Transfer RNA from a Promethearchaeia archaeon, 75 nucleotides, folded computationally.
RNA sequence: GCGCGAGUAGUUUAGCUCGGUUAUAACGACACGUUCACACCGUGUAGAGCAGGGGUUCAAAUCCCCUCUUGCGCA
Numbered sequence: 001g002c003g004c005g006a007g008u009a010g011u012u013u014a015g016c017u018c019g020g021u022u023a024u025a026a027c028g029a030c031a032c033g034u035u036c037a038c039a040c041c042g043u044g045u046a047g048a049g050c051a052g053g054g055g056u057u058c059a060a061a062u063c064c065c066c067u068c069u070u071g072c073g074c075a
Stems, first nucleotide, its partner, number of pairs: 001074007010027003020058001029045005051067005
């Protein structure tokens, strides 16, 4: 340099193929219950607008273009 894949809460991840309610779950965090206390368990709460920018559209995490980071392969 070329080809393919990945980037979404603190971490891992669903959703992308087929655009449609400001987005799913687990772990973690916090609060309450429970306990002498901790842990376990139960209930609840908060936390991301989707790597960055632009475009198309009534509407974009999802489609198109460029860029960045990263993994694998080829040279």
Its mean pLDDT, the model's own confidence on a scale to 100, is 83.
Its Rfam family is "tRNA". About the family: Transfer RNA (tRNA) molecules are approximately 80 nucleotides in length. It is annotated as a transfer RNA.